[in-house]
RNA sequence: UCACACCGUGCGGGAGAGUCCUCGGCCACGUGCCGGGGCGCCGAAGGGGCAACACUCCCCGGAACCUCUCAGGCCCAAGGACCGCACGGGACAG
Repeated sequence: UCACACCGUGCGGGAGAGUCCUCGGCCACGUGCCGGGGCGCCGAAGGGGCAACACUCCCCGGAACCUCUCAGGCCCAAGGACCGCACGGGACAG
C1' cells in the first nucleotide's frame, strides 16, 4: 500500500399469511380509524433446535432460506433475511 471476504452508512430491489369474530374508544358517522381479547394462519428481524465434523467415546462445541413459532408479522404503509451499487473502516494473504 492493500484483492476476495468482514463491518458500518446511504441508495435500489426484496416473499409469506385475516381487510375473520368480538369488546372498547374516537369521529368528518364511513358498515371508517385506533386499541384490547378470541380463533385461524405466516416464516425472512431477533431468539431456540441439530447433521457432518471436532473433542478423551460422555458432557460441551457445532450451519442454513432446514426446523420451532418464544418474539415478530397477516389491506396499504412500515419493518424485513438476503441481493446489488457507492462511500468509509480496520486487518490477513500477496